Transfer RNA from a Patescibacteria group bacterium, 72 nucleotides, folded computationally.
[in-house]
């Protein structure tokens, strides 16, 4: 310096145009009994950022930025 790949809830991860999940974790509730488990229930997301395309973007397209990884 050029290429690829990741970037979504606290943590791991789905969701590839019609607009937000899931497990874990956490908070309450009940069971159950003493470690903790079970079930219900909630809360938590400008979708890494700006812009553009589109009636409509987390999802196509441009930069940028951060983490990996390759080539030189």
């Nucleotide at each position: 310096g050029c290429c690829c790949c990741u970037g979504u809830a606290g943590c791991u991860c789905a969701g590839u145009g019609g607009a937000a999940g899931a497990g874990c974790a956490c908070u309450c509730g009940a069971c159950a009994c003493u470690c903790g488990g079970u079930c219900g229930a909630g809360a938590g997301g400008u979708c890494a950022c700006a812009g553009g395309u589109u009636c409509a973007a987390a999802c196509c397209c441009u930069g940028u930025c951060a983490g990996g990884g390759g080539c030189g």
Annotation:
It matches the Rfam family "tRNA". Gene Ontology term of the family: triplet codon-amino acid adaptor activity.